[in-house]
Order: sequence, then structure tokens, then C1' cells
RNA sequence: CCACGAUAAGAGCAAACCAUCUGAAAGGAUGGGACGCAGAGUCACAAGCCCUCGGUGGUGAGGCGAAAAAAAGCACCAGGGUGGUUGGGCCGCCGAA
Repeated sequence: CCACGAUAAGAGCAAACCAUCUGAAAGGAUGGGACGCAGAGUCACAAGCCCUCGGUGGUGAGGCGAAAAAAAGCACCAGGGUGGUUGGGCCGCCGAA
């Protein structure tokens, strides 16, 4: 230096759940709390996954009836999320085998 990762050492992070706040939702923030984590540090770049305020499509309730317009449910769309889903970028602690 490259790999590798202990029942090592010193530190670090904090799932579920609860409270408050926030958001249309998914989710997020703070405090409590620890299931776990060698990156559970960082960046939404690629993929996956979650969500649908809004948009588009389609449907056509009610209403109107000459026509137009048009709600919910439904499908699609991220410009919203997720790094504690995977890959990648950047940066980094320790040293048994």
C1' cells in the first nucleotide's frame, strides 16, 4: 500500500416503539429508546422499492339537455421520498488471524 475484519482497544451511529412538530402521502426533524451496524460517514448518479398533492388518460355518478363542461373509484407520470435495499463517487478510525 492492497485486501481482510477479533467475543481486541478507544470512540461513533441508532431499528422498532413512544411523545411533540412537520408533510397531501410516503416520509422527515427533535427528544426518549436500543434491534442492530466496520462505515448504519457522505452524495439521490444508476437500479430497486414506497408514495400521488398535482398532471395526463380513461370512465361517466349527479346535474343539464341543443351542445359543451364534469366528481369519486381506476391506470400511468417524480418534479416527492428511501443511503438501515443494491451498485457507484468522495472522505475516513483501529490492527488480532
Molecule: c-di-GMP-I riboswitch aptamer
Organism: Candidatus Schekmaniibacteriota